[in-house]
RNA sequence: CGCGGGAUGGAGCAGUUGGCAGCUCGCAAGGCUCAUAACCUUGAGGUCAUCGGUUCGAAUCCGAUUCCCGUUA
Numbered sequence: 001c002g003c004g005g006g007a008u009g010g011a012g013c014a015g016u017u018g019g020c021a022g023c024u025c026g027c028a029a030g031g032c033u034c035a036u037a038a039c040c041u042u043g044a045g046g047u048c049a050u051c052g053g054u055u056c057g058a059a060u061c062c063g064a065u066u067c068c069c070g071u072u073a
Stems, first nucleotide, its partner, number of pairs: 002071006010025004019056001027043005049065005
């Protein structure tokens, strides 16, 4: 350099034909308990890698760029 895959809260991942951004763990507060853990409830935390295009509307479609993984020589 070529080809393929990936980038989404702190971590790991969903998001099925474009239409409210979700799950598990973690974190914080409250409840329960003599107390801790467990359990229950609630909450904070996301410019969906970056820039542009298409569209009434983009995490999703298109183009370019950056980074990571695999692979061929």
Record summary
A computed fold for a 73-nucleotide RNA from Abditibacterium sp., annotated as transfer RNA. Its mean pLDDT, the model's own confidence on a scale to 100, is 81. The RNAcentral record of the sequence draws on ENA. Rfam family: tRNA. Gene Ontology term of the family: triplet codon-amino acid adaptor activity. The family's RNA type in Rfam is transfer RNA. The organism belongs to Abditibacterium, within Bacteria.